Record summary
RNAcentral holds the sequence, with entries from MGnify. Predicted 3D model of a 91-nucleotide RNA (SAM riboswitch aptamer (S box leader)) from a pig gut metagenome. The model forms 96% of the base pairs in the Rfam consensus.

RNA sequence: CUCAUCCAGAGUAGUUGAGGGAACGGCCCGAUGAUACUACAGCAACCGUUCAAACGGUGCUAAUUCCGACAGUGAUUGACUGACAGAUGAG
Numbered sequence: 001c002u003c004a005u006c007c008a009g010a011g012u013a014g015u016u017g018a019g020g021g022a023a024c025g026g027c028c029c030g031a032u033g034a035u036a037c038u039a040c041a042g043c044a045a046c047c048g049u050u051c052a053a054a055c056g057g058u059g060c061u062a063a064u065u066c067c068g069a070c071a072g073u074g075a076u077u078g079a080c081u082g083a084c085a086g087a088u089g090a091g
Base pairs, nucleotide, nucleotide: 001091002090003089004088005087006086011040012039013038014037015036019029020028021027024068025067026066041061042060043059045058046057047056048055049054065085070082071081072080073079
């Protein structure tokens, strides 16, 4: 860079110690420990092996990629679609 997927699903313990949810605006999570690392466990998106199960390589384990922004439709304050951007896998 290209392609595919992203409304589902899945935690405990130890160490650390104040932040984090990509960025912006919100709104959330957090000393009943954020985060990071490790161990075991789990989930199941892609790839490989295989008749299939199962196994292996990455990945993931708060909230629709948490929501919105940009564009279009639309009208009763909301909704829908697409894009931008991001994440993961394969090449």